[in-house]
Molecule: transfer RNA
Organism: soil metagenome
RNA sequence: GACCGGGUAGCCAAGAGGCGAGGCGCUGGGCUGCAAACCCAGAGACAUCGGUUCGAAUCCGAUUCCGGUCU
Numbered sequence: 001g002a003c004c005g006g007g008u009a010g011c012c013a014a015g016a017g018g019c020g021a022g023g024c025g026c027u028g029g030g031c032u033g034c035a036a037a038c039c040c041a042g043a044g045a046c047a048u049c050g051g052u053u054c055g056a057a058u059c060c061g062a063u064u065c066c067g068g069u070c071u
Base pairs, nucleotide, nucleotide: 001070002069003068004067005066006065007064010024011023012022018054026042027041028040029039030038047063048062049061050060051059
């Protein structure tokens, strides 16, 4: 330098144009003498900027970061 894959919540991790699964953690409540465990409920995210579309985490482009292959 060329090419390929990847970037989603504090962490791990699904996700196909219309609704963002789940687990851990966190918050509130229940239970308990108090906790733990367990049960219920809740908050919280799409790397950045543009484009396409009625609508983008998802498609396209650029940038950036991580990993890999080739030279």